Small-subunit ribosomal RNA, 3' major domain from Sphaerocystis sp. CCCryo_101-99, 470 nucleotides, folded computationally. The coordinates come from a structure-prediction model, not an experiment, and the mean pLDDT is 82.
Context: one part of a larger RNA
RNA sequence: UGACGGGGGCCCGCACAAGAGGUGGAUUAUGCGGAUUAAUUCGAUGCAACGCGAAGAACCUUACCAGGGUUUGACAUGCUCAGAAUUUUUUAGAAAUAGAAAAGUGCCAGCAAUGGAACUGAGUCACAGGUGGUGCAUGGCUGUCGUCAGCUCGUGCCGUGAGGUGUAUGGUUAAGUCCUGCAACGAGCGCAACCCUCGUCUUUAGUUACCUUUUAGGUUCUUUAGAGAGACUGCCAGUGUAAGCUGGAGGAAGGUGAGGAUGACGUCAAGUCAGCAUGCCCCUUACACCCUGGGCGUCACGCGUAAUACAAUGGUCGGGACAAUCAGAAGCGAUCCUGCGAAGGCUAGCAAAUCUGCUAAACCCGACCUCAGUUCGGAUUGUAGGCUGCAACUCGCCUACAUGAAGCCGGAAUCUCUAGUAAUCGCCAGUCAGCCAUAUGGCGGUGAAUACGUUCCCGGGCCUUGUCCA
Numbered sequence: 001u002g003a004c005g006g007g008g009g010c011c012c013g014c015a016c017a018a019g020a021g022g023u024g025g026a027u028u029a030u031g032c033g034g035a036u037u038a039a040u041u042c043g044a045u046g047c048a049a050c051g052c053g054a055a056g057a058a059c060c061u062u063a064c065c066a067g068g069g070u071u072u073g074a075c076a077u078g079c080u081c082a083g084a085a086u087u088u089u090u091u092a093g094a095a096a097u098a099g100a101a102a103a104g105u106g107c108c109a110g111c112a113a114u115g116g117a118a119c120u121g122a123g124u125c126a127c128a129g130g131u132g133g134u135g136c137a138u139g140g141c142u143g144u145c146g147u148c149a150g151c152u153c154g155u156g157c158c159g160u161g162a163g164g165u166g167u168a169u170g171g172u173u174a175a176g177u178c179c180u181g182c183a184a185c186g187a188g189c190g191c192a193a194c195c196c197u198c199g200u201c202u203u204u205a206g207u208u209a210c211c212u213u214u215u216a217g218g219u220u221c222u223u224u225a226g227a228g229a230g231a232c233u234g235c236c237a238g239u240g241u242a243a244g245c246u247g248g249a250g251g252a253a254g255g256u257g258a259g260g261a262u263g264a265c266g267u268c269a270a271g272u273c274a275g276c277a278u279g280c281c282c283c284u285u286a287c288a289c290c291c292u293g294g295g296c297g298u299c300a301c302g303c304g305u306a307a308u309a310c311a312a313u314g315g316u317c318g319g320g321a322c323a324a325u326c327a328g329a330a331g332c333g334a335u336c337c338u339g340c341g342a343a344g345g346c347u348a349g350c351a352a353a354u355c356u357g358c359u360a361a362a363c364c365c366g367a368c369c370u371c372a373g374u375u376c377g378g379a380u381u382g383u384a385g386g387c388u389g390c391a392a393c394u395c396g397c398c399u400a401c402a403u404g405a406a407g408c409c410g411g412a413a414u415c416u417c418u419a420g421u422a423a424u425c426g427c428c429a430g431u432c433a434g435c436c437a438u439a440u441g442g443c444g445g446u447g448a449a450u451a452c453g454u455u456c457c458c459g460g461g462c463c464u465u466g467u468c469c470a
Base pairs, nucleotide, nucleotide: 001470002469003467004466005465007464008463009462010461011460012459013458015454016453019417020416021415022414023413026308027307028306029305030304031303032302033301034299035298042053043052064294065293066292067291068290069289070288073127077126078125079123080122081121082120083119086103087102088101089100090099091098092097107116108115109114129283130282132281133280134279138277139276140272141271142270143268145266150189151188152187153186154185155184156165157164158163170179171178195260196259197258198257200229201228202227203226204225205224206223209219210218211217212216232254235248236247237246238245239244297436310410315368317366318365319364320363326357327356328355331350332349336345337344338343376407381402382401383400384399385398386397387396423446424445425444426443427442428441429440
């Protein structure tokens, strides 16, 4: 000087408390461990791994396994020779691949011979190739403490020196924010502000929007998207040396208006050589490459994260109403017809404020049922179908009928949340042929309870003290 203390003081944070809803029990989905396996590819492992990489494992993907094949190679450059390229048919085979037949002669230079460009095949050697190893050799990127308020420098001063001071006091703040004081005076990276979205108003411009009349007119409102105004403790009162704090007015908004983006010096030899790049090591008829099939989907069990429930604040039938994001051409697909339905057929419109996805659901109204393993719950299984796709056996989703497990609110323990939040309700998108999405990221609808307070648990900041620690 740090680190640590079941030392002290001060102060924060859904840290506790006060409340709300869960997890832990059930079934299913999904990830992980373990076991199994020819293979169950690899990575991630306290917080900070475990619906994570994976924003889509039937083939492909795919890295794994079995079998069948190739060896200058699936891919790049250079050399030699031959042929334009290319298209079609056919034999063997699981395919990769191997063989056969037919069509075909182009572009540029040149009278021509021929040469050149591109592409294909054969040969040869330099080389290619490796999701092989090392994240403890690395770059880049990322997590975490933590959006915590800290981390430093120049000059000066103090100390033999390591170092200290500045960055100690006292107030104040979300904040090393500001004020005050002071051997310090200044400065930098952080904080804040500047950026984006939302909330109010004005103005400009309006189509595809809206309104009135009927096919013309208008731009008041809603709306769209540019510009601007607006909030600064600015005003008033109290308090205080000041910074500021408390209350009030006006205002759409009040003291950081709400949310986002933004992550200091560093820590964890944290994560990633499998996104990419890359040193070194290793393989080179194989640790490279192609194909078919299988596996990544197994299943006594353990754990995490979710979905659905156990019902009457409900289930079911019928009728009626109100959103916002967003997406669309190998696409979204209306209307009409067929089908109980998934869906199918014909097809309008729309590269979209015009057309389509698109009837939101909780909610409200009416009828039934009355506490039961039920008209709760929907797992599981059978049959019959639909769709995508060369192909749904291993291993897809959906529909109809039948079947109708467990489960009657969950031990110890434990998680999230302070307002348009929790809870609850549906909708959209990416990936994508299809989909194992109950995931992830967004969007709106309805819409609470509680916070006395800081003794305690956890994490953190500042000061101080002790130390067998570095």